[in-house]
Context: one part of a larger RNA
RNA sequence: CGUAAGAAAAUUGAAAGGACUAGACCCUAGUACGAGAGGACCGGGAAAAGUGGAUCUAUGAUAUGCUGGUUGUUUUAUCAAAAGCACGGCCGGAAAGUUACAUCCAUCUUAGACAAUUGCUGAAAGCAUAUAAGCAAGAAUCUAUCCUUAAGAUUAAUUUUCUACAAAAAAACGUGAUAGAUUAUUACGUAGAUAGGCUUUGGGUGGAAGAGUUGUAAAACUUGUAGCUGCAAAGUACUAAUUUUUUUUUUUGAUU
Numbered sequence: 001c002g003u004a005a006g007a008a009a010a011u012u013g014a015a016a017g018g019a020c021u022a023g024a025c026c027c028u029a030g031u032a033c034g035a036g037a038g039g040a041c042c043g044g045g046a047a048a049a050g051u052g053g054a055u056c057u058a059u060g061a062u063a064u065g066c067u068g069g070u071u072g073u074u075u076u077a078u079c080a081a082a083a084g085c086a087c088g089g090c091c092g093g094a095a096a097g098u099u100a101c102a103u104c105c106a107u108c109u110u111a112g113a114c115a116a117u118u119g120c121u122g123a124a125a126g127c128a129u130a131u132a133a134g135c136a137a138g139a140a141u142c143u144a145u146c147c148u149u150a151a152g153a154u155u156a157a158u159u160u161u162c163u164a165c166a167a168a169a170a171a172a173c174g175u176g177a178u179a180g181a182u183u184a185u186u187a188c189g190u191a192g193a194u195a196g197g198c199u200u201u202g203g204g205u206g207g208a209a210g211a212g213u214u215g216u217a218a219a220a221c222u223u224g225u226a227g228c229u230g231c232a233a234a235g236u237a238c239u240a241a242u243u244u245u246u247u248u249u250u251u252u253g254a255u256u
Stems, first nucleotide, its partner, number of pairs: 001152001005163007015149004021049001025045003033038001050107006059100004066093005071086006110144004117137004167249006173189005194240003197236006203229003210223005
């Protein structure tokens, strides 16, 4: 832009894509078969593997500054306590998020038409012949069944609802994320919990500083599940979502 008004929602499915993997094990059965050695078809069962998709409850990894320890050195006048630099200085942990080495699910089932191949009936051609008429069997194949996309399917589909002169809808603008390169999508905009802040709780670290007690001292203990805290949840209008702006709802003909 189109789908001959403008919007909001729910469908149909032309068409397209994906998946449909391989073996071992158990039972049938040491049966059929076979002198023996050996050893099944058919049918049934259960579990792993591979592959694919999704997810982060648990497990593991990650963590650029969340927490603690620690080396050297500089600075804050000094002790103490901190901060900077040294690969995040190094080391031990680690919420969220991301992720696999993790978890869950799927890989199912059944028809139809067929290939090679195998048949029944059966003439032309008194026989024969799976074929000429007719009727069948048959593969991880093909078409469906299963999953996903799907009306730009220009053959542009279907259904419902809203709007007509005072309202409906959309966009802009702002706060954002279950979204994200930008767009787009999506939550919200005071009749408000959208983000930040604050409070509480949880999660992480692991017992802060200061003071006191003990000890010659390193240090330990008490105050005290302490202090700090990127995160999560709940609550709370304290801050910012102010005031507002723009666009669309058409035209023509016929009939009454």